A computed fold for a 1463-nucleotide RNA from a Patescibacteria group bacterium, annotated as small-subunit ribosomal RNA. Rfam family: Bacterial small subunit ribosomal RNA.
[in-house]
């Protein structure tokens, strides 16, 4: 690129998260079956149907034929029956126990048989003597034995001949038959050859387990001899020591093998029903006879067990053959009919006989095929379900009705093919198939509707009842539970459930992985054993290519044709069906020989290099301990303390001595070593590796199961040796407690010899070797070149050690010539998480332990790496009356006033830290009012429609019962009108009202809160596998995410700011009022004014500091304006509503009196007055702003100590009225519970209201309480504030108002700052949190459950070893009465007896696992988790841990140092 050939062909989803990738599991969507089970079932075809107890079976039948071998009985005869002989009976059919093997499948050998059948050759000749049945007799219950006379054969013997038979020593021995007969045959001997069939060998192929690692004595092989159809240890004598085995012997443990099946795209994977083949078995175990074949499923003998018959003395049986029964089971069919077909036996044959087989029955157990009707039909009927309910939609052309059809199923006629064979023979079967009738007539169910997954709503129930293959649904609006309606999908079936293949690339050959998710051995040296450099001949078992063979039944698959009406399902004809043998051939790869080569490796020589390793020595500086001096009351040690030490003189200093351990500075990211690990100096003794050279060998490599060596610390053993340091221990603190952190001591250890352990986060969490692939830089240890007198500089290179980083690689972090990156060779390890590196078994070990290493059970996870919050007893930065600096308070007393509590008939509800508590409530005596007791209505107190009544409309007033509401009873008056009736009013009925009852977790609106905090997000673009990030980060600034710079971002929205109102300056109109008038104050409106505009500074630049004008100056003060969200915040009692519930009869509805909400041992909150001299008290004089007033605010006078009253001028208001105090001037008070405070109480009055008891408020007299400035502790507040001083308003008949909500007057102090408290924002950082630290979580106790594993034993089965016993029965010996005999030997089933072995049961008791809405003790891990956490080891201790020595970072924070960017 071209031909050929074959084939029609690979899909994913859900579940870990607040979201993402990724790793990893469970889970489902498909196909399947000798199935089973629910529900349901119309007809036929074909198939198929004891898988468990190889359990035990009654009864029937499954193997018998031949009179043309033979005797004999029986009978009219056709013909039957015994028994002897022959064939057959080793087939057929049935089951899978056993068996891991030469059993099976393949595909080859050689030392073999062989009856029936075929060829071929030759031959059948002479005699004999028994015997069964039959009878006669005996025995026995039977089965059945025994004894006698007679007889016959294709039965049996005997003798002859004899080949192409045997043997042989080659002369020679020997060895055979049967006969019937219808005259045609059939037999019979004996040798040869065939085909079929069968026996033995041999190569590969063929399960699990190494927690089964050694196994074998007839084993292995010889020689001989037996033995067999035949080889051979198949058996035996002798010899010799051999044979298997990690390429898994031997053991256990499961299992019949193949053709094939189901599954998948394939490679596989799993299976071994039905049909073929082939082994095995035939109630357990043995054995041999007969025969051609057997060690025989319907034969024999023994032997166990079981059954069954008996006269108890003895016998009989073997359904794993068709039917059938019983058990056991989730589960499998008639005790049918026939030899007509096909095949077997037997037979000359007719024929017999066949439960092999033809049939047909049962089951929907599977496949196929049909049907249960078809057309028209809309009052879209009823019903029934839904809905936003006058009405719409859905079941629905569905029904009804009308015309048609008759497959099927029913009756009736008719009726095969299979028969080969001319006549005769058909179980199926009066089937199949035709024909007729009648009639829509005889025939629809099952699962499912939250995803996954096609297909929705109503109603009940309320974490219940229930569903569920995963996720998960259910706690009052459940598309997830029941049900109903309706849809979906399948269809005479649908669903479950078990089991298999897929999907699962999830064990990965095809076609996976091990830095961090499970996964590199702790390191080296090396065996086996995989894997190998560059040539050249030679060979060829591997490799290719080729020709035969095997030839390969059905099945399965393509492609052609054929029979059933079609299918399923049969038939036929062609292909294809991966193996395996045998010949040929070719030699590139690869193996082997053989020979070269130098690049690999190795050596050799020179140089430098190191904390490489072993011993010996030895210094110094620290400690500590002794003696001694000097000295004195403390030392010492913490967060602060004491425990301890010191007056018997401590620390402290000094002098001498002794001691043991470790080696400051250099010192570094550094060296060195296979690892662990290694640090003063000296000196021996020794290992390495690097560079130069390019001299020798000449493939000698590499990598390495098992194997041997090393192997940190702890830890053991002996013996030394302890200065300091220290598990354990004591004490002392700390703390709810402190078996801890801290102290103060302290013993094992540490240290040295020697001998052991053999593990660690033994890490780089990264095996070992090679080769490839940009770079830059710093360093260690060499070499060259270039320079210089040398040296430095410089520039190359070679091995090492770091750091960024192209490419590419990875989930991602990240790695990057020192790969985790492109290749190649070997090894080691992994398959979800827990149990568990744990249990048993082995091996090791003195012990501690270590290595190897699992199930049951139990979850749907466990888990990496990065994201956005959230959080830190993390880090930076920044703001805020947040601290701090000041004021003045509250907590302490008395009173209001609100709550909790308490009490009550009732104290009505509701709020609940910040963000509830003088809140709802801007007015509780009745009303209010909802609560409580009494006492009344029932279509209602008020509302709507309908229908009937109604000119007595309603009502009013009176009497009586009554608290009243009501009821009752009596009177007075008597609608409107267009006169049709209608409106209106009452009664009546009927629909309905009505709840302040429940659900703020079913809801609207509204509202608190972070918080006027600056933040909160989009659209395009960008960058990421993705959550997401960027912008919105940085920098400088700002009250501000306000502004500028700068940047993969650019732009834009809610927020901020401005717009709005109100204060403060003023300019102009305009207007009441005030004024006599002008002015002026005031109100309204338009306006001006402030913008960092000017000036200096400092800045790129925004912006900042100084000043200067100005009423006002950097947002002038102050208000209203409150993003996006947080709190299931709060409210169903302001209103609105969704469901639920109360009410048609003593109401959760609605009136009425009367209490209650005000109740009082206590607590808390929030305010008043005070506690006095900056006061108090009297008297006099002053000066506001906002506001309210008609059922009103009331002036002036008079009345009364007064609250008030009496009467009213003004005033619907800038005109009148309510109406001011602090403050000032004088005067008393003098530090005292007072001339302070006013509490409480007793007396008298006022005033509002039907009414002040309960329960109003206020006046006057009188009492005159706590209280002398308030612990812990806590509040507000930065200017006209705080402090303080009166004033109006609202509600309102009055007021418990001291509250709230406004109003001015008088007028402060302090802010160094940002360490710290408390919020809050921004960035960063860790995290196992995300219901988000009020989080998650860990372990012992306590309670129940559950499963394994240890256990003193008890019991049971397996396989084996040793002896004992030894049936039958082969076979050997002897024996004699010679026999179907007896007697003794070997082997030898079965059984016994030992010691062990192995695998199950079962078990007191203990210990650990593992599960379970709210249990107990503590707080171990995560944040620096509050003592960084882990890993090994070791003591300890309710626990969880704690402490030692060592090692990791898979610690935060800071800070030094260096390297790396960049300026």
């Nucleotide at each position: 690129a071209u031909c050929u050939u074959u084939a029609c062909u690979g899909a994913g989803a859900g579940u870990u998260u607040g979201a993402u990738c990724c790793u990893a599991g469970c889970u489902c969507a498909g196909g399947g079956u000798g199935a089973a089970u629910g529900c349901u079932g119309g007809c036929g075809g074909c198939g198929u149907g004891g898988a468990u107890a190889a359990g035990g079976c009654a009864u029937g039948c499954a193997a018998g034929u031949c009179g043309a071998g033979u005797g004999g009985g029986u009978u009219u005869a056709g013909a039957c029956c015994c028994a002897c002989g022959g064939c057959a009976g080793a087939c057929g059919a049935g089951g899978u126990a056993g068996u891991a093997a030469c059993a099976c499948g393949u595909a080859g050998g050689a030392a073999c048989g062989u009856a029936c059948c075929c060829c071929g050759a030759a031959g059948u000749c002479u005699g004999g003597g028994a015997u069964a049945u039959u009878c006669u007799g005996u025995c026995g219950a039977a089965a059945g034995a025994c004894a006698g006379c007679g007889c016959a054969a294709u039965a049996c013997c005997a003798g002859a001949u004899g080949g192409u038979c045997u043997c042989u020593a080659a002369g020679g021995a020997g060895u055979a038959a049967a006969g019937a007969u219808u005259u045609a045959u059939c037999g019979c001997u004996u040798c040869g050859g065939g085909a079929g069939c069968g026996g033995c060998c041999u190569g590969c192929g063929c399960a699990a387990u190494a927690u089964c690692a050694g196994c074998u004595a007839g084993u292995u092989g010889g020689u001989g001899a037996g033995g067999u159809a035949a080889u051979g240890g198949c058996u035996c004598a002798c010899c010799a020591a051999g044979g298997c085995u990690a390429u898994g012997a031997c053991g256990u443990u499961u299992a019949g093998g193949g053709g094939a099946g189901c599954u998948g795209a394939g490679a596989g994977g799993c299976u071994g029903a039905c049909c073929c083949c082939c082994a095995c078995c035939g109630a357990u175990g043995g054995a041999a006879c007969u025969g051609a074949g057997a060690u025989a499923c319907g034969g024999u003998c023994c032997u166990u067990a079981c059954u069954c018959c008996u006269a108890c003395g003895g016998g009989a049986g073997g359904c794993c053959g068709c039917a059938g029964u019983c058990g056991a089971g989730a589960a499998u069919c008639u005790u049918c009919c026939g030899c007509a077909a096909u095949g077997g036996a037997c037979g000359a044959a007719a024929g017999u006989c066949u439960g092999a087989c033809g049939g047909a029955g049962c089951g929907a157990c599977g496949c196929c095929g049909c049907g249960u009707g078809g057309u028209g039909g809309a009052u879209g009927a009823a019903g029934u379900c839904c809905c936003u309910c006058u009405g719409g939609g859905a079941c629905g052309u569905a029904a009804a009705c009308a015309c048609c059809u008759u497959u099927u199923a029913u009756a009736g006629g008719g009726g095969a093919u299979g028969a080969a064979g001319u006549u005769u023979u058909g179980a199926c079967a009066g089937u199949a198939c035709c024909c007729u009738a009648a009639g829509a007539a005889u025939a629809a169910g099952g699962g499912g509707c939250u995803c996954c997954u096609a297909a929705c709503u109503c109603u009940g129930u309320g974490c219940c009842a229930g569903c569920a293959g995963g996720a998960g649904c259910g706690g009052u609006a459940a598309u997830a539970c029941a049900g109903a309606g309706g849809c979906c999908c399948c269809a005479a079936g649908c669903a479950u459930u078990a089991c298999c293949c897929g999907g699962a690339a999830u064990c990965a050959c095809u076609g996976g992985g091990c830095g961090u998710a499970a996964a590199g051995g702790g390191u080296g040296c090396g065996u086996a054993g995989g894997u190998g450099g560059c040539g050249u001949g030679a060979u060829u078992a591997g490799u290719c290519c080729u020709u035969c063979u095997u030839u390969a039944a059905a099945u399965u698959c393509u492609c052609c044709g054929g029979g059933c009406u079609c299918a399923a399902c049969c038939c036929g004809g062609a292909g294809a069906c991966u193996c395996g043998g045998a010949g040929g051939g070719a030699a590139a790869c690869g193996g082997u020989c053989a020979u070269g080569c130098u690049g690999g490796a190795g050596g050799g020589u020179g140089u430098a290099c190191g904390a490489g390793g072993u011993g010996u020595g030895u210094a110094g500086a620290a400690c500590u301990c002794u003696a001694g001096g000097u000295g004195u009351a403390g030392g010492g040690g913490u967060g602060a303390a004491a425990u301890c030490c010191g007056u018997u003189g401590a620390u402290a200093u000094c002098u001498a001595g002794g001691g043991g351990a470790a080696u400051a500075c250099c010192g570094a990211a550094u060296g060195c070593g296979a690892a662990g690990g290694c640090a003063g100096c000296a000196c021996a003794c020794u290992g390495g590796g690097a560079c130069a050279u390019u001299c020798c060998u000449g493939a000698c490599a590499c990598u390495g199961a098992g194997g041997c060596a090393c192997g940190a610390a702890a830890g053991c053993g002996u013996g030394g040796g302890u200065a300091g340091c220290g598990a354990a221990a004591a004490g002392g603190a700390u703390u709810a407690g402190a078996u801890a952190c801290c102290c103060u001591u302290g013993u094992a250890g540490u240290c040295c010899a020697c001998g052991c352990c053999c593990u660690a986060a033994a890490c780089u969490a990264u095996g070992u070797u090679c080769u490839c692939u940009g770079g830059c830089u710093u360093u260690g240890a060499g070499g060259a070149g270039u320079a210089u007198c040398g040296a430095c500089c410089c520039u190359c290179u070679u091995c090492g050690a770091g750091g960024c980083g192209a490419a590419g690689c990875u989930a991602a972090c990240g790695c990057g010539u020192u790969a985790a990156g492109a290749g190649a060779a070997c090894c080691g390890c992994c398959u979800g998480g827990g149990u568990a590196g744990u249990a048993c078994g082995a091996u090791c070990g003195c012990a501690a332990g270590a290595u190897u290493a699992a199930a049951a059970c139990u979850c749907a996870a466990a888990g990496g790496a990065a994201u956005a919050g959230a959080c830190g007893g993390g880090a930076a930065c920044u703001c805020g009356c947040a601290c701090a600096a000041g004021u003045a308070g509250u907590g302490g007393a008395u009173c209001a006033u609100g709550u909790g509590g308490c009490u009550u008939a009732a104290u009505u509800c509701g709020u609940a830290g910040g963000u509830a508590a003088g809140c709802g409530a801007a007015g509780a005596a009745c009303c209010u009012u909802a609560c409580c007791a009494a006492g009344a209505c029932u279509u209602g107190a008020a509302a709507c429609c309908u229908a009937g009544c109604u000119g007595c409309a309603c009502g009013g007033c009176c009497u009586c019962c009554g608290a009243a509401a009501g009821g009752a009873g009596a009177u007075c008056a008597g609608c409107c009108u267009u006169c049709g009736a209608g409106g209106g009013u009452g009664c009546u009925a009927g629909g309905c009202a009505g709840g302040u009852g429940g659900u703020g977790c079913a809801u609207g609106g509204u509202c608190g809160u972070c918080g006027u905090c600056a933040g909160u997000u989009c659209g395009u673009g960008g960058c990421u596998u993705g959550a997401g990030c960027u912008g919105u980060u940085c920098c400088c600034u700002u009250a501000a995410g306000u502004g500028g710079g700068g940047a993969a971002a650019c732009g834009a929205a809610c927020g901020c700011a401005a717009c709005c109102c109100c204060c403060g300056u003023u300019g102009c109109c305009u207007g009441u009022u005030u004024u006599a008038a002008a002015u002026g104050u005031c109100a309204g409106g338009c306006g001006a004014g402030a913008c960092u505009g000017c000036u200096c500074c400092c800045u790129c630049a925004c912006g900042g500091g100084a000043g200067a004008g100005g009423a006002a100056g950097g947002u002038g003060g102050g208000g209203a304006u409150g993003a996006c969200g947080c709190c299931a915040g709060a409210u169903c009692a302001g209103c609105a509503u969704g469901c639920c519930c109360c009410u048609c009869u003593g109401a959760u509805g609605u009136c009425u009196u009367g209490g209650g909400c005000u109740g009082c041992a206590c607590a808390c909150g929030u305010g008043a007055u005070a506690c006095a001299a900056u006061g108090g008290c009297a008297a006099c004089a002053a000066c506001a702003a906002a506001g309210a007033g008609a059922c009103g605010c009331a002036a002036g006078a008079c009345g009364g100590u007064a609250a008030c009253g009496u009467g009213g001028a003004g005033c619907a208001a800038a005109u009148c009225u309510c109406a001011a105090a602090a403050u000032g001037u004088u005067g008393c008070c003098u530090c005292a519970g007072u001339a302070c405070g006013g509490a409480u109480u007793g007396a008298g009055g006022u005033c509002u209201g039907c009414a002040a008891c309960c329960c109003g408020a206020c006046c006057u007299c009188a009492u005159g309480a706590a209280g002398c400035u308030g612990g812990a502790a806590u509040u507000a507040c930065u200017a006209g504030u705080a402090a303080u001083c009166g004033u109006g308003g609202g509600u309102c008949a009055g007021c418990c108002a001291u509250a709230c909500c406004a109003c001015g007057g008088u007028g402060a102090a302090u802010a160094c700052g940002u360490u710290c408290u408390c919020g809050a924002g921004u960035u960063u950082u860790g995290u196992a949190c995300u219901c988000a630290c009020c989080g998650c979580c860990c372990a012992u106790c306590a309670a129940c459950u559950c499963a394994a594993g240890g256990g003193a034993g008890c019991c049971g089965g397996g396989a084996a070893u040793a002896c004992c016993c030894g049936a039958c029965g082969c076979u050997c010996g002897c024996g004699u009465u010679u026999a179907u005999c007896g007697c003794g030997g070997u082997c030898c089933a079965c059984g016994g007896u030992a010691a062990g072995u192995u695998c199950g049961g079962u078990g007191a008791c203990a210990g650990g696992g593992a599960g379970u809405a709210a249990g107990u003790u503590g707080u171990a891990a995560c944040a620096a988790g509050g003592c960084a956490c882990g890993g090994g080891u070791a003591g300890c201790g309710g626990a969880a841990g704690c402490u030692g020595c060592u090692c990791g970072u898979g610690g935060a924070a800071c800070a030094a140092u260096u390297c790396c960017a960049u300026g």